Record summary: This is a predicted structure of a 74-nucleotide RNA (transfer RNA) from a Chloroflexota bacterium. Rfam family: tRNA. By type it is a transfer RNA. Taxonomically the source falls in Chloroflexota (Bacteria, Bacillati). Model confidence (mean pLDDT): 83 of 100.
[in-house]
RNA sequence: GGGCGUAUAGCUCAGUUGGCUAGAGCGCAGUCCUGAUAAGACUGAGGUCCCAAGUUCGAGCCUUGGUACGCCCA
Numbered sequence: 001g002g003g004c005g006u007a008u009a010g011c012u013c014a015g016u017u018g019g020c021u022a023g024a025g026c027g028c029a030g031u032c033c034u035g036a037u038a039a040g041a042c043u044g045a046g047g048u049c050c051c052a053a054g055u056u057c058g059a060g061c062c063u064u065g066g067u068a069c070g071c072c073c074a
Stems, first nucleotide, its partner, number of pairs: 001073007010026004019057001028044005050066005
């Protein structure tokens, strides 16, 4: 330098044919329970869907460029 893949909550990851007011587990906070913890039950907070532009009535999803990381080729 070229090709491919990944990027979504603090962490690990889903997200179907573009219709979404974006989800799960763990973690965190609170309440219940307990003599007190752990476990369990319930509730809640937490998001620039990597960045920019484009297509569309509508984009996490499609197109283009860029950034970071990983793999392969040279």